Source information
This is a predicted structure of a 120-nucleotide RNA (SAM riboswitch aptamer (S box leader)) from Dyella tabacisoli. The coordinates come from a structure-prediction model, not an experiment, and the mean pLDDT is 83. Of the family's consensus pairs, 97% are formed in the model. Lineage of the source: Bacteria > Pseudomonadati > Pseudomonadota > Gammaproteobacteria > Dyella.
RNA sequence: CACUCAUCAAGACCGGCUGAGGGAUAGGCCCUUUGAAGCCGGGGCAACCAGCGGGAUUAUUUUCCCGUCACGGUGCCAACUCCUGCGGAAGUGCCUACGGGCACUGCCGAGAGAUGGGCG
Numbered sequence: 001c002a003c004u005c006a007u008c009a010a011g012a013c014c015g016g017c018u019g020a021g022g023g024a025u026a027g028g029c030c031c032u033u034u035g036a037a038g039c040c041g042g043g044g045c046a047a048c049c050a051g052c053g054g055g056a057u058u059a060u061u062u063u064c065c066c067g068u069c070a071c072g073g074u075g076c077c078a079a080c081u082c083c084u085g086c087g088g089a090a091g092u093g094c095c096u097a098c099g100g101g102c103a104c105u106g107c108c109g110a111g112a113g114a115u116g117g118g119c120g
Stems, first nucleotide, its partner, number of pairs: 001120001003118006013042005021031003025085004043077003048073002051068006081112001086109003090105006
C1' cells in the first nucleotide's frame, strides 16, 4: 500500500518546550494567543488483539458466542466520524399555471473516512 472482516450516540486532560494554525477532503459551522498543530513527560478512557475461564460447532484443521483481566501489542482523550455532500421513504411549513416546486426536520441505506483484526 491492496483486499477483506468488525466497530464508530458512550467514555477519558494536566504540565513543559514552542508559537499559528487546526477540525481528512469541498461547503457549512466551530475550536484557537485565556495558546493551534507538533514534540516530550505524566495521567486517564475504552476493551480490538493477546492472556485467563466457560460454552457451542466441525471428521479434522478450525470457526463462533459469553464472561473476566487491564501486566503486554495497538487505539483514543472538543463538538454523533462536528454536520452536510449520493440514494430512498416520511413529517411540517410556504408557493402553485394543480403537473408540481421550494425550505426545514429527524429516519434508513450507500459512499468516504477512522481504528483494530486477518491476509498478500
Record summary:
Its Rfam family is "SAM riboswitch aptamer (S box leader)". Rfam's curators write: The SAM riboswitch is found upstream of a number of genes which code for proteins involved in methionine or cysteine biosynthesis in Gram-positive bacteria. The SAM riboswitch acts at the level of transcription termination control. The predicted structure consists of a complex stem-loop region followed by a single stem loop terminator region. An alternative and mutually exclusive form involves bases in the 3' segment of helix 1 with those in the 5' region of helix 5 to form a structure termed the anti-terminator form. This entry represents the conserved core of the complex structure involving helices 1-4.